[in-house]
RNA sequence: GCGGAUGGCCGGAUGGCCGCGGCGGGCGACCGCCGAGGAAAGUCCGGACUCCAUGAAGCGGCGGUGCCGGGUAACGCCCGGCCGGGGAAACCCGAGGGAAAGCGCCACAGAAAUCAAACCGCUUCCGUUCCGACGGGAGCAAGGGUGAAACGGUGGGGUAAGAGCCCACCGCGGACCUGGCGACAGGGACGGCACGGCAAGCCCCACCGGGAGCAAUGCCAAAUAGGGGCCUCGCGCGGGGACCGGUCCGGCAACGGAGACCGCCCGCAGGGACGCUUCAGCCCGAGAGGCCCGGGUUGGCAGCUUGAGCGCGCCGGUAACGGCGGGCCAAGAGGAAUGGCCAUCCAUGGGGGGCGACCCCCGGGACAGAAUCCGGCUUACAGGCCAUCCGCGCAU
RNA sequence: GCACCCGUAGCUCAGCUGGAUAGAGCACCAGACUACGAAUCUGGGGGUCGGGCGUUCGAAUCGUCCCGGGUGCGCCA
Numbered sequence: 001g002c003g004g005a006u007g008g009c010c011g012g013a014u015g016g017c018c019g020c021g022g023c024g025g026g027c028g029a030c031c032g033c034c035g036a037g038g039a040a041a042g043u044c045c046g047g048a049c050u051c052c053a054u055g056a057a058g059c060g061g062c063g064g065u066g067c068c069g070g071g072u073a074a075c076g077c078c079c080g081g082c083c084g085g086g087g088a089a090a091c092c093c094g095a096g097g098g099a100a101a102g103c104g105c106c107a108c109a110g111a112a113a114u115c116a117a118a119c120c121g122c123u124u125c126c127g128u129u130c131c132g133a134c135g136g137g138a139g140c141a142a143g144g145g146u147g148a149a150a151c152g153g154u155g156g157g158g159u160a161a162g163a164g165c166c167c168a169c170c171g172c173g174g175a176c177c178u179g180g181c182g183a184c185a186g187g188g189a190c191g192g193c194a195c196g197g198c199a200a201g202c203c204c205c206a207c208c209g210g211g212a213g214c215a216a217u218g219c220c221a222a223a224u225a226g227g228g229g230c231c232u233c234g235c236g237c238g239g240g241g242a243c244c245g246g247u248c249c250g251g252c253a254a255c256g257g258a259g260a261c262c263g264c265c266c267g268c269a270g271g272g273a274c275g276c277u278u279c280a281g282c283c284c285g286a287g288a289g290g291c292c293c294g295g296g297u298u299g300g301c302a303g304c305u306u307g308a309g310c311g312c313g314c315c316g317g318u319a320a321c322g323g324c325g326g327g328c329c330a331a332g333a334g335g336a337a338u339g340g341c342c343a344u345c346c347a348u349g350g351g352g353g354g355c356g357a358c359c360c361c362c363g364g365g366a367c368a369g370a371a372u373c374c375g376g377c378u379u380a381c382a383g384g385c386c387a388u389c390c391g392c393g394c395a396u
Numbered sequence: 397g398c399a400c401c402c403g404u405a406g407c408u409c410a411g412c413u414g415g416a417u418a419g420a421g422c423a424c425c426a427g428a429c430u431a432c433g434a435a436u437c438u439g440g441g442g443g444u445c446g447g448g449c450g451u452u453c454g455a456a457u458c459g460u461c462c463c464g465g466g467u468g469c470g471c472c473a
Stems, first nucleotide, its partner, number of pairs: 001392010012345007020035006037367001041378002044376005049213004055279006062209005067081005082096001083094004097204002102202002104198003119144002121140008152170006171193001172191002176187004217302004227293007236268005244263003247258004270284003295472002309328002312325005346365001348363006397469007406422004415453001424440005446462005
């Protein structure tokens, strides 16, 4: 210098003027401070928070995750490693449990897609024969052919031809030894091979998960017809009470009495969660739940931004991350503010001039944009910067 | 803010427990019939199955990530 790999960062800067949202101060005019992102996005995961009658154990159902170890509030995320694949290397990629628990599928082609089987073919025996061959029986699966995939591969021995039939190496298998927390790696012997693929088909194993979501939820205010229809389940028992309302009894009435009955109070049965069982708690206990139609209102406050927060230093750890110290407060709107103009500079594209340093003119600033808040993933992103590593060439 | 659904020919839809040329109706083109047209009959063309990546021997179908379109959810009583 060229080519490549990985990690991280920036993504216009400064000033002035006019405006917008919020907070604070001031009687007021007005003044001061703050005001989008790395993805605010997709809403794909995990939480905080709030409500729903909700917590423990077991079984089932449904959904998810899936090599090992660690990190974390948690995760399907991150870090480190193992194995497999790619690359000359730096490095990258992997939805990476189980196919010897079971079911299912494997089109076409092919003899056969997994209890096996034989189209061409190889060998041998018998028969026929016009000596080319043909037919039948038995043995075989090496070679050909089909297919995405063919019941171990290569080489040698062996045989009538062959075959793990025998042997060596490789592969495979279940044990053993050594190392490692582990995934796994290495080793020597043994077994003659029995076990094709698909689980992003059902399934099995292990682990995790109750549902809804800030339009959650609480309070205030306004208005209306404080409505109507349909469906499902239930409306059972015991005790107490005459203060009150109904009811009943007596009385002309005032009033007096009564728990037989209702309202009332208490208890039980019963009901309420994805289903069942057990336990505990809560609510209802005579109404509850669901669906549909109609009416009114499109107001205010809280939740609402101090939080698993941000950046700095030291320490522990290979790292993710954790601990300690001191510092900082950085939008809080809510149908929704964060904008526009000018000047100078920065990066960049095009054109012109100049030998050149450079000068002039024009264009022009990626993706996008908060909506309860965090941790991730994924996707979009003009251009630029930094660091580390690999390979090649040249010079010393 | 949240939940859910759909995308296949010009239009409306099948096909979605994977299997090879992806179908149907209308529309379009050509021919026949007719003096001409319509209707009818015969034949034909037309498809990135919204896109990318993956699983599989094989994907419209299975998985995942995007793109586009649509629907429904507030409060009071």